[in-house]
RNA sequence: GCCGGAGUAACUCAGCGGUAGAGUAGCCGCUUCGUAAGCGGCAAGUCGUGGGUUCAAAUCCCACCUCCGGCU
Numbered sequence: 001g002c003c004g005g006a007g008u009a010a011c012u013c014a015g016c017g018g019u020a021g022a023g024u025a026g027c028c029g030c031u032u033c034g035u036a037a038g039c040g041g042c043a044a045g046u047c048g049u050g051g052g053u054u055c056a057a058a059u060c061c062c063a064c065c066u067c068c069g070g071c072u
Base pairs, nucleotide, nucleotide: 001071002070003069004068005067006066007065010024011023012022013021018055026042027041028040029039030038048064049063050062051061052060
């Protein structure tokens, strides 16, 4: 330099046009003599950045940034 993959909650990941979810972690409660476990609930997101397309974009297109892999 070229090609491909990934970037979404604190962490691991879903979601692939129609107003973003799960598990773990966190907080509150129930339960227990107490702790853990279990059960119920709550909170947490400029969807990497900037443009474009569209009535509507996490999702499609372009550029860029970061990480991973391959080729030379």